[in-house]
Context: one part of a larger RNA
Molecule: small-subunit ribosomal RNA, 3' major domain
Organism: metagenome
RNA sequence: UGACGGGGACCCGCACAAGCAGUGGAGCAUGUGGUUUAAUUCGAUGCAACGCGAAGAACCUUACCCAGGCUUGACAUGCAGUGGCCAGCGCCAGAGAUGGCGCCUUCCUUCGGGACUGCUGCACAGGUGCUGCAUGGCUGUCGUCAGCUCGUGCCGUGAGGUGUUGGGUUAAGUCCCGCAACGAGCGCAACCCUUAUCGUUAGUUGCCAGCAUUUUAAGAUGGGAACUCUAACGAGACUGCCUGGGUUAACCAGGAGGAAGGUGAGGAUGACGUCAAGUCCGCAUGGCCCUUAUGUCUGGGGCUACACACGUGCUACAAUGGCCGGUACAAAGGGCAGCCAAGCCGCAAGGCGGAGCAAAUCCCAUCAAAGCCGGUCCCAGUUCGGAUUGUCGUCUGCAACUCGACGACAUGAAGCCGGAAUUGCUAGUAAUGGCGUGUCAGCAAUAACGCCGUGAAUACGUUCCCGGGUCUUGUACA
Numbered sequence: 001u002g003a004c005g006g007g008g009a010c011c012c013g014c015a016c017a018a019g020c021a022g023u024g025g026a027g028c029a030u031g032u033g034g035u036u037u038a039a040u041u042c043g044a045u046g047c048a049a050c051g052c053g054a055a056g057a058a059c060c061u062u063a064c065c066c067a068g069g070c071u072u073g074a075c076a077u078g079c080a081g082u083g084g085c086c087a088g089c090g091c092c093a094g095a096g097a098u099g100g101c102g103c104c105u106u107c108c109u110u111c112g113g114g115a116c117u118g119c120u121g122c123a124c125a126g127g128u129g130c131u132g133c134a135u136g137g138c139u140g141u142c143g144u145c146a147g148c149u150c151g152u153g154c155c156g157u158g159a160g161g162u163g164u165u166g167g168g169u170u171a172a173g174u175c176c177c178g179c180a181a182c183g184a185g186c187g188c189a190a191c192c193c194u195u196a197u198c199g200u201u202a203g204u205u206g207c208c209a210g211c212a213u214u215u216u217a218a219g220a221u222g223g224g225a226a227c228u229c230u231a232a233c234g235a236g237a238c239u240g241c242c243u244g245g246g247u248u249a250a251c252c253a254g255g256a257g258g259a260a261g262g263u264g265a266g267g268a269u270g271a272c273g274u275c276a277a278g279u280c281c282g283c284a285u286g287g288c289c290c291u292u293a294u295g296u297c298u299g300g301g302g303c304u305a306c307a308c309a310c311g312u313g314c315u316a317c318a319a320u321g322g323c324c325g326g327u328a329c330a331a332a333g334g335g336c337a338g339c340c341a342a343g344c345c346g347c348a349a350g351g352c353g354g355a356g357c358a359a360a361u362c363c364c365a366u367c368a369a370a371g372c373c374g375g376u377c378c379c380a381g382u383u384c385g386g387a388u389u390g391u392c393g394u395c396u397g398c399a400a401c402u403c404g405a406c407g408a409c410a411u412g413a414a415g416c417c418g419g420a421a422u423u424g425c426u427a428g429u430a431a432u433g434g435c436g437u438g439u440c441a442g443c444a445a446u447a448a449c450g451c452c453g454u455g456a457a458u459a460c461g462u463u464c465c466c467g468g469g470u471c472u473u474g475u476a477c478a
C1' cells in the first nucleotide's frame, strides 16, 4: 500500500422487511448429470453451466458409430509430361458413392502456343485433431457499482502519501464550503434513439367534421385538409417562479402553472481492472500431431436410449371457473420458389379455386383473446384436468419405422394448491390475456425476441441475511 475480520462509523441496492404471484408435490416439454450404447459427437459446471453455443438434429446439418469406396484428393495455386476430353443422354451392376458399355465429342491461333479439361508425377491441399495455461478478436462477471489515475508542486531515507481526506449534499469523485495543494484525463451527467404534449410543413395508399351523390352494406363517389394518423422540422422542463429550511452556498421540503417536475419513463452507452473466467467447434493464429488417414465421398444408424437425480418452463388441480351462443376494442411485424382473398367441398386438419399484392393500397387477419350479454353445469376426481393408448385421416418432403406436425372419433392417467427450502417483482411494474417475427421444406416453439389489451398490493423501517461504496481500526496474510 492492499486484502481480510463472526472490528467500528456512515451510506446504498427487491438485500431484508411489507406485499403479490410463483418454484419445490402432479403430468408433460426442454436442458444437464448419471447410466446404457457400436455411437448415444463436442463444448458450457457456484453466483456468472444446465429452454446455454443450437435463430429449427427424419436425410442434409453432423463434427459420433457401422459398412462400402477414393488417395494430388470434396476445395486452392503452381510446375512437368501426356491426351481431347469433361459435361450431357440412355442401358446395366450396386444400398449408394461409384464402376462398365453405347451415343455425342472443344474453342482461339501470328501454327510457337494459349483457354478449358481428363490422366500420370511433383510441390502441396485437407484436419470441428490437441493445447483458451502460447495467442488475437469477441463475450460473461463484479457493475451502470462510483470509482480508477496522471502532470507539476509539497511531505517522507524509502515503499509511498498528499490531491481523492474533512463539513454538508447528491442517483453519482454530483455540486458547495474548507484544506499544501493547483490543475487535468478515463469514468458520472449531458449530447443519441424510443415514448408522453403542442405547433409548422405535407395529404396518398391513410383520414371524413361540414356540403352533396349513391348503396343491402361500406369514405364507395364528388369533394374537403378540419380531426385521427403518417414523418420531417421545431417548441416544451431549466429547481425557471413562489414559500419555508439551510452557512448569504450546494441543496432539501412544499406549492403554483403545466401533457409532463426535479434524472418525466424506457433504451443504447459498461472506467482502471478482477476471475491464467469462457471460446483453438464462428473466425484468425504460434507450437505439436495425422498424411492410402485424425483427410474425403456415400448408405444406414446415432445425437430422440432410460432403474434414477437436478435445473428451467408449460398445463392443471377448477365456480373470480368449464362449456355453448351472441357481441366489442389493438399494437407491432411478415409476404414473389412468397402472402394468399371471395366462392365451393370436407365435422376438421385440409383440399379445389384463382382475385389482389414487391404492399399505409392486397394478403397473413372480419386480424385478437381475456372483456361484455345470455344460457347451462352445482362442488363431484366432476361438463375440472388433459397425460396415455387405439383407429382413421391431412400436410410437408426422394423419404415421416427408428424420429415430424396437425385433425377427427374413442380412451380418459396423475393431480383436490404442494415438506425442508427457494425465486421474481416498487407502476402501466407484478399478475393475467392474446398477437407477431426470426430460424424454417416441414417441425418436436410450452423456447427466444418483440407487440398490444386488462391491470393490482405493499414499502413502518435498516436490527438482521446477501452484495457493494467511503472513512477508520487490528493483523503472525501478500
Stems, first nucleotide, its partner, number of pairs: 001478002003475003007472007015462002019425005026315008034306002042053002064301007073124001077123008088103006106115003126290002129288003135284002137279003140275001142273001147186006153162003166177003192267004197235007207224002211222003238261001241255005317418001321377007333364003338357002343352003384415001389410007431454007